[in-house]
RNA sequence: GCGCCCUUAGCUCAGUGGUAGAGCACUGCAUUCACAUUGCAGGGGUCGGAGGUUCGAUACCUCCAGGGCGCA
Numbered sequence: 001g002c003g004c005c006c007u008u009a010g011c012u013c014a015g016u017g018g019u020a021g022a023g024c025a026c027u028g029c030a031u032u033c034a035c036a037u038u039g040c041a042g043g044g045g046u047c048g049g050a051g052g053u054u055c056g057a058u059a060c061c062u063c064c065a066g067g068g069c070g071c072a
Stems, first nucleotide, its partner, number of pairs: 001071007010024004018055001026042005048064005
């Protein structure tokens, strides 16, 4: 330098056009002498950034950034 893949909640990931979810973690309550466990409830995300297509984009297209793999 070229090609391919990844980027969504604190972490690991789902979601492939109709305005976002799970598990773990976190907070409160109940339970306990207390902790843990368990149950119930709750908070938390400009979906890496900027444009474009579309009535509508996390999703499709282009560029940029970061990371990984391969080739030279």